The RNA shown here (Bacterial RNase P class A) has 342 nucleotides and comes from Rhodoferax sp. The sequence is in RNAcentral, with records from ENA. A source record names the gene rnpB. Taxonomically the source falls in Rhodoferax (Bacteria, Pseudomonadati, Pseudomonadota, Betaproteobacteria).
[in-house]
RNA sequence: GAAGCCCGCCAGACUGCCGCUGGUGCAAUCUGGGAAACCAGGCACUGGAGGAACGUCCGGACUGCAUAGGGCAGCGUAGCAGCUAACGGCUGUCCACUGAAAGCCGCAAGGUAUAAGGUGAGGAUCAGAGCAACAGAGACGAGCCGAUUAAGUUCGGGUGAAACGGGCAAUCUCUACGCGCAGCAAUACCAAGUAGGCACACGUUGACGGGGCCCCCGGAGUGUGCGGGUAGGUAGCAUCGAGCCGCUGGGUGAUCAGCGGCCCAGAGUAAUGGCAGUCACUUCCGCAGGCCCGCAAGGGCUUGCGGUUGCACAGAAUCCGGCUUAUCGGUGGGCUUCACAC
Numbered sequence: 001g002a003a004g005c006c007c008g009c010c011a012g013a014c015u016g017c018c019g020c021u022g023g024u025g026c027a028a029u030c031u032g033g034g035a036a037a038c039c040a041g042g043c044a045c046u047g048g049a050g051g052a053a054c055g056u057c058c059g060g061a062c063u064g065c066a067u068a069g070g071g072c073a074g075c076g077u078a079g080c081a082g083c084u085a086a087c088g089g090c091u092g093u094c095c096a097c098u099g100a101a102a103g104c105c106g107c108a109a110g111g112u113a114u115a116a117g118g119u120g121a122g123g124a125u126c127a128g129a130g131c132a133a134c135a136g137a138g139a140c141g142a143g144c145c146g147a148u149u150a151a152g153u154u155c156g157g158g159u160g161a162a163a164c165g166g167g168c169a170a171u172c173u174c175u176a177c178g179c180g181c182a183g184c185a186a187u188a189c190c191a192a193g194u195a196g197g198c199a200c201a202c203g204u205u206g207a208c209g210g211g212g213c214c215c216c217c218g219g220a221g222u223g224u225g226c227g228g229g230u231a232g233g234u235a236g237c238a239u240c241g242a243g244c245c246g247c248u249g250g251g252u253g254a255u256c257a258g259c260g261g262c263c264c265a266g267a268g269u270a271a272u273g274g275c276a277g278u279c280a281c282u283u284c285c286g287c288a289g290g291c292c293c294g295c296a297a298g299g300g301c302u303u304g305c306g307g308u309u310g311c312a313c314a315g316a317a318u319c320c321g322g323c324u325u326a327u328c329g330g331u332g333g334g335c336u337u338c339a340c341a342c
Stems, first nucleotide, its partner, number of pairs: 001338010012279007020048007030041004050313001055323001057322005062183004069215004074179005079093005094122001095120004103112003123174002128172002130168002140165001144157004187235004197226006208218003243262008281310001284307010
């Protein structure tokens, strides 16, 4: 220098003014709403979106129903070894496929290889079923055609991916392993009201519930109709966590251990915004200067000033780990092969 890859980071900064919202402190124990529970109102300090918060695809935490137990059905996963709370995720490795410039072959079109890297629904066709386009006489059943022999005895057979021996499990199936069901509108508590009332039916000889069925477990109320009115508030819920950052050590690695430091959004019409200025960068235009190519016309690069532009995907909602998808632009590091020079 050429070529091909991999892993990160950022997603404008600062100042002023005006707002929204969470927390803490202070103050009046006041004001307003409400039947109540409870909520809101002042001042000061302080916190306030993302790498994907997206999708809601996979796995968990948490909650209720039995600390969710056995079987059938159903669903899911699939080389081997590991990591992890768990996973269909991740790591390592085996196998298969893929994979550039260069080189080689070739007039050319093109063909040919591997590195780093990438991809893989990669158990089983010695249980059973099913499937196989076109071509071919015949496609899963053994046979068919020609020759040959005492004899299906021996030899040959175009086609086709496959012709007698097999292939496909991303068709059913089998094997191993995993999965109880529902989900924060879970759930608990408070609050006059999913109440209380009337009628009928079923029910300890078990109604009904445990969200497919059976066993099993709980179990004293349950269902329908009439009539009636309510759907308000608090917690769950965000400062102790599978938490974040740094260092050291083990391991090829995913990751684990130890030490130190930090506390980091949170509503329930749903906050995280608007305006102005300065700086940096970006888009385009104009002016001025410098360098390079060119005989020239002109072209390219670059600096300064002025104006203009502000432009990616996208907005948390119980929380966490993944995966997938979207993304203007900027920037850092690493791996492999080849060529040249020293």